[in-house]
Context: one part of a larger RNA
RNA sequence: CGUUAGAAGUUUGAGAGGGCCUGACUCUAGUACGAGAGGACCGAGACGGACGAACCACUUGUGUACCUGUUGUAGCGCCAGCUGCAUCGCAGGGUAGCUAUGUUCGGUUAAGAUAAGCGCUGAAAGCAUCUAAGCACGAAACUUGCCUCAAGAUAAGACUUCUUUAUAGGGAUCGUCAAAGACUAUGACGUUGAUAGGUUGUAAGUGUAAAGUCAGUAAUGACAAAGCUAAGCGAUACUAAUUGUCCGAAA
Numbered sequence: 001c002g003u004u005a006g007a008a009g010u011u012u013g014a015g016a017g018g019g020c021c022u023g024a025c026u027c028u029a030g031u032a033c034g035a036g037a038g039g040a041c042c043g044a045g046a047c048g049g050a051c052g053a054a055c056c057a058c059u060u061g062u063g064u065a066c067c068u069g070u071u072g073u074a075g076c077g078c079c080a081g082c083u084g085c086a087u088c089g090c091a092g093g094g095u096a097g098c099u100a101u102g103u104u105c106g107g108u109u110a111a112g113a114u115a116a117g118c119g120c121u122g123a124a125a126g127c128a129u130c131u132a133a134g135c136a137c138g139a140a141a142c143u144u145g146c147c148u149c150a151a152g153a154u155a156a157g158a159c160u161u162c163u164u165u166a167u168a169g170g171g172a173u174c175g176u177c178a179a180a181g182a183c184u185a186u187g188a189c190g191u192u193g194a195u196a197g198g199u200u201g202u203a204a205g206u207g208u209a210a211a212g213u214c215a216g217u218a219a220u221g222a223c224a225a226a227g228c229u230a231a232g233c234g235a236u237a238c239u240a241a242u243u244g245u246c247c248g249a250a251a
Base pairs, nucleotide, nucleotide: 001152005163006162007161008160009159010158011157015149016148017147018146021049022048023047025045026044027043033038051106052105053104054103055102059100061098062097066093067092068091069090070089071086072085073084074083075082076081110144111143112142117137119135120134170247171246172245173244174190175189176188177187178186195240196239197238198236199235200234201233202232204229205228206227212223213222214221215220
């Protein structure tokens, strides 16, 4: 821009893509078969492998504005306590998120028409013949069935609801943002407000802060589950989402 008024929502499915895998084991059954040796079809069950999708309760990793320990050096006048730099200085842990090595799930059953192939009936050709007329089977392949996208399918589909003459329904700009994200877009919210920050509570992490007191010659220990803390989950208008502006309908 079109889909022939403009919007909001729900859909049909032409078409496109994905998927389609497989093993040993147990029972049937040491049965059928076979002199024996050996040893099934069919059917049922249960456990796996590889692959794929989703997810983060568990396990693992990461987690450079979390906590702790610690080395060298420099600074804050000194002690104490902190801070900078040294790969995040190094090391031990680790929330959210993201993850796989973790968890859950998937391939089924089935239908149609067939391939090679097995057949029935059956002439040409008094026989025979699956074929010439006719009929029935038959595969992970084909068409469906399962999952995803899908009306620019210009053949532009269908249904429901809203709006009506300068503004309405609605949209955009702008602002606070994230489950979204390169930008855009999408989604949440904008005081009739929990959208983000802050504050507060809490989960969780780290591992018992500083100062002081007590004990000890001291290191150190106790008061102390301390102190600190990112993204989690709640609560709370304290801060910022102000006021506005624009677009926008009957060829």